[in-house]
This is a predicted structure of a 73-nucleotide RNA (transfer RNA) from a Kiritimatiellia bacterium. NCBI's taxonomy places the organism under Bacteria, Pseudomonadati, Kiritimatiellota, Kiritimatiellia.
RNA sequence: GCCAGUAUAGCUCAGUUGGUAGAGCACGGGUUUUGUAAACCUGAGGUCGUGGGUCCGAGCCCCUCUGCUGGCU
Numbered sequence: 001g002c003c004a005g006u007a008u009a010g011c012u013c014a015g016u017u018g019g020u021a022g023a024g025c026a027c028g029g030g031u032u033u034u035g036u037a038a039a040c041c042u043g044a045g046g047u048c049g050u051g052g053g054u055c056c057g058a059g060c061c062c063c064u065c066u067g068c069u070g071g072c073u
């Protein structure tokens, strides 16, 4: 230099054919216990990497840029 993949909650990741953004862990509160842990109940937490485009409607489709990973030279 060329090509491909990837970017979603603090972390690890789902998200189907474009139609209300989710799970587990972690965190806050509660129940239980003499107390802690465990278990159970409950809550909070998101500009879906940046900037544009298409569409009635975009996490999803198209383009650009950035980071990361891999391949080729």
Base pairs, nucleotide, nucleotide: 001072002071003070004069005068006067007066010025011024012023013022019056027043028042029041030040031039049065051063052062053061

The sequence was found in a public genome assembly. It matches the Rfam family "tRNA". The family's RNA type in Rfam is transfer RNA. The coordinates come from a structure-prediction model, not an experiment, and the mean pLDDT is 81.